SAM riboswitch aptamer (S box leader) from a bovine gut metagenome, 121 nucleotides, folded computationally. The model forms 97% of the base pairs in the Rfam consensus. The coordinates come from a structure-prediction model, not an experiment, and the mean pLDDT is 78. The RNAcentral record of the sequence draws on MGnify.

């Protein structure tokens, strides 16, 4: 640089003793009932391993399961939330109602780009 996945799920432990929550801003939250961080212990099934289907005469090579022995990775909220675009809930006026046209704002488990994190190349 590709490409796949981030709405699920992981502790009533040990140690240590100040701040954590990836940077920037702005929320909002954990935190001496001891967070972050080390260790154990756990969770997942990305990738080797192994078992089983299916597909081929077969092999091998792909697709599915399944299992957890290796490597990674993960264990507070969605990647904790917004930021940039679109959709578009609302509102105010042309107005006395509606259509329609402007202005204003910017709701959401919305779609998407952007950043970032993993994994595999």
């Nucleotide at each position: 640089c590709u490409u796949a996945u981030c709405a699920a799920g992981a502790g009533u432990g040990a140690c240590g003793g100040a701040g954590g929550g990836a940077a920037c801003a702005g929320g909002c939250c954990c935190u001496g009932u001891g967070a972050u961080g080390u260790c154990c212990g756990g969770c997942a099934a990305c990738c080797u391993g192994c078992c089983g289907a299916u597909u081929u005469u077969a092999c091998g090579g792909a697709u599915c399961g399944g299992u957890a022995a290796g490597g990674u990775g993960c264990c507070a909220a969605u990647u904790c939330c917004u930021g940039c675009g679109g959709c578009g809930a609302g509102g105010c006026g042309g107005u006395g109602c509606g259509a329609c046209c402007g202005c204003c704002c910017g709701a959401g488990a919305c779609c998407g780009a952007g950043a970032g994190a993993u994994g595999a190349g």